[in-house]
Context: one part of a larger RNA
RNA sequence: CGUCUGGAAACUUGCGAAGACUUUUCCCUAGUACGAGAGGACCGGGAAAAACGAACCUCUAGUCUAUGAGCUGUUCUGCCAAGAGCAUUGUUCAGUAGCUACGUUCGGCGAGGAUAAACGCUGAAAGCAUAUAAGCGUGAAACCUCCUUCAAGAUUAGGUUUCCUUAUUAGCCGCCUGGAAGAUGACCAGGUUAAUAGGUGGCAGGUGUAAGAUCCGCAAGGAUUUAAGCCAAGCCAUACUAAUCGGCGAUUUCCGA
Numbered sequence: 001c002g003u004c005u006g007g008a009a010a011c012u013u014g015c016g017a018a019g020a021c022u023u024u025u026c027c028c029u030a031g032u033a034c035g036a037g038a039g040g041a042c043c044g045g046g047a048a049a050a051a052c053g054a055a056c057c058u059c060u061a062g063u064c065u066a067u068g069a070g071c072u073g074u075u076c077u078g079c080c081a082a083g084a085g086c087a088u089u090g091u092u093c094a095g096u097a098g099c100u101a102c103g104u105u106c107g108g109c110g111a112g113g114a115u116a117a118a119c120g121c122u123g124a125a126a127g128c129a130u131a132u133a134a135g136c137g138u139g140a141a142a143c144c145u146c147c148u149u150c151a152a153g154a155u156u157a158g159g160u161u162u163c164c165u166u167a168u169u170a171g172c173c174g175c176c177u178g179g180a181a182g183a184u185g186a187c188c189a190g191g192u193u194a195a196u197a198g199g200u201g202g203c204a205g206g207u208g209u210a211a212g213a214u215c216c217g218c219a220a221g222g223a224u225u226u227a228a229g230c231c232a233a234g235c236c237a238u239a240c241u242a243a244u245c246g247g248c249g250a251u252u253u254c255c256g257a
Base pairs, nucleotide, nucleotide: 001153006164007163008162009161010160011159012158016150017149018148019147022050023049024048025047026046027045028044034039052107053106054105055104056103060101061100062099063098067094068093069092070091071090072087073086074085075084076083077082111145112144113143118138119137120136121135171248172247173246174245175191176190177189178188179187196242197241198240199238200237201236202235203234205231206230207229212225213224214223215222216221
């Protein structure tokens, strides 16, 4: 811009497109049918597994450069103590959310249609025979459906419901607070009639018993106060802070009735 004649919001149909479709082993039937024996089934039922794929983070594991702690050198905070900066995140040990796999869960089922090879029924040409010439069947991981996803720019531009009716209205946009959404647009949650983010409180969780003080020890150090102190992304609450404000928004012409 179109979807052809008002403007919107939501929900849909599915032309069509893409994906998926896998395989093995074992057990029962049954050491049965078959076979002299050796061997050894069809049909049918069940159980595991591999690879592949999707989703997720409860468990296990990895990472976690804004979390906690230990340690070294050096500069600084006047000094002790306690800290801050720098040293690959200084280094080491742990580690929440998130993101992940090595983890967990799930998937391939089953059915229908039309068929291939193959196997048939009826049956002439050709008094027979013949699955074929007319006609009718059975039959496969392949094909078309059924399953998952997208999908009306499907220009054949579809459908349904609701709202608005000359009104700065229905609705939408900018702007702002943000996000398990994201390069940017977009999408989603919100904008005081408010829990959107921050802050604050509580909880979960992490680290592992802070500083100061007291006591013990000549001291290094230890004990108590103290499961302490500190804490990011998580959960629940709470208007303390910030979501101020501004705009768009339903016709003209021609032809025909």
Predicted 3D model of a 257-nucleotide part of an RNA (large-subunit ribosomal RNA, domain VI) from a Patescibacteria group bacterium.
The RNAcentral record of the full RNA draws on ENA.
It matches the Rfam family "Bacterial large subunit ribosomal RNA".
The source organism's lineage runs through Bacteria and Bacteria candidate phyla.
Its mean pLDDT, the model's own confidence on a scale to 100, is 85.